[in-house]
Formats: sequence, structure tokens, C1' cells
RNA sequence: ACGAGAUAAAGCCAAACCUGCCGGAAGACAGGGACGGAAAGUUACGGGUCUAUUAGAUAGCCGGACUGCCUUG
Repeated sequence: ACGAGAUAAAGCCAAACCUGCCGGAAGACAGGGACGGAAAGUUACGGGUCUAUUAGAUAGCCGGACUGCCUUG
């Protein structure tokens, strides 16, 4: 560098719920907490969904793009 892989995991992330806080809302952020995750890392480009309308939100809905970890050949 290339191929393959998930019953695995050194390390990583953290749903619901609770508290605080921002917001008109969806929802974001911080702390607690673990249902889960092999890209649950980044990106609203295509589709979807949510708020309800000047536009926002969602990457833990799917796909695309970019980058990375582990095991193995």
C1' cells in the first nucleotide's frame, strides 16, 4: 500500500431517563447515566424525518464524499 472481517476490543463514543442551561419549537450544550455502536469520526451533497417557515434541526434514519481504529492475510 492492497485484500478480507465482526461472536472479538487495548483505547473510543454514548440512546432512553434525570439535573442544569440556551432556544419559539424541533433540538443543541454541560454533568450524571448506558440502550447501543466497527466509523455512533467529519461533512446537510442526494433522499427521508422533525420543528413550523426568513428558516432551522437530525451525521445514533439511509446513501454519497473525506479521514481514522482493531483483527487478519
Background:
Model confidence (mean pLDDT): 78 of 100. c-di-GMP-I riboswitch aptamer from Desulfocapsa sp., 73 nucleotides, folded computationally. Rfam family: c-di-GMP-I riboswitch aptamer. About the family: GEMM was predicted in a large-scale screen for bacterial structured RNA regulatory elements. The organism belongs to Desulfocapsa, within Bacteria. The model forms 94% of the base pairs in the Rfam consensus. The sequence was found by an Rfam model in a public genome assembly.